[in-house]
RNA sequence: GGGUUGGUAGCUCAGUGGAUCAGAGCGCAUGGUUCCGGACCUUGAAGUCAAGGGUUCGAAUCCCUUCUAGCCC
Numbered sequence: 001g002g003g004u005u006g007g008u009a010g011c012u013c014a015g016u017g018g019a020u021c022a023g024a025g026c027g028c029a030u031g032g033u034u035c036c037g038g039a040c041c042u043u044g045a046a047g048u049c050a051a052g053g054g055u056u057c058g059a060a061u062c063c064c065u066u067c068u069a070g071c072c073c
Stems, first nucleotide, its partner, number of pairs: 001073007010026004028044002031041002050066005
């Protein structure tokens, strides 16, 4: 340099037939329970969906460019 796959919450990931409020587990916080913890239960916070642009009434999802990580040549 060429090809290919990925980038979504603190971590690991789902969601790619365009419209449902952007979700799960773990973690974190709050309350309950407990002598105190752990476990368990309740409630909650946390996201510019890698960046920019385009198409569209409407984009995490489609198109272009860039950045970045893995693999192959």
The RNA shown here (transfer RNA) has 73 nucleotides and comes from Araucaria araucana.
NCBI's taxonomy places the organism under Eukaryota, Viridiplantae, Tracheophyta, Araucariaceae, Araucaria.
The gene name in the source record is trnR-CCG.
RNAcentral records the identical sequence in 2 taxa.
Its Rfam family is "tRNA". Rfam's curators write: Transfer RNA (tRNA) molecules are approximately 80 nucleotides in length. It is annotated as a transfer RNA.